[in-house]
RNA sequence: GCCAUAGCUCAGCUGGUAGAGCGACGCUCUCGUAAAGCGUAGGUCGAGGGUUCGAGUCCCCCUGGCG
Numbered sequence: 001g002c003c004a005u006a007g008c009u010c011a012g013c014u015g016g017u018a019g020a021g022c023g024a025c026g027c028u029c030u031c032g033u034a035a036a037g038c039g040u041a042g043g044u045c046g047a048g049g050g051u052u053c054g055a056g057u058c059c060c061c062c063u064g065g066c067g
Stems, first nucleotide, its partner, number of pairs: 001066004007022004016053001024040005046062001048060003
């Protein structure tokens, strides 16, 4: 100096409803499995504090990782 957001890999714009792909589960299809299609669940946004009407986003500090 950079990074930390779903089980994994990562988005998230100028502060204003937290998302995608993969995976998991269910359904359709099949003699059955896989593939394919449709759907569902899953998050104290690393911890603490501050600013603000409002913080994943801005500021301080701590922890962990990388250089």
Annotation: This is a predicted structure of a 67-nucleotide RNA (transfer RNA) from a marine eukaryotic metagenome. The sequence is in RNAcentral, with records from MGnify. Rfam family: tRNA. Rfam classes the family as a transfer RNA. Model confidence (mean pLDDT): 82 of 100.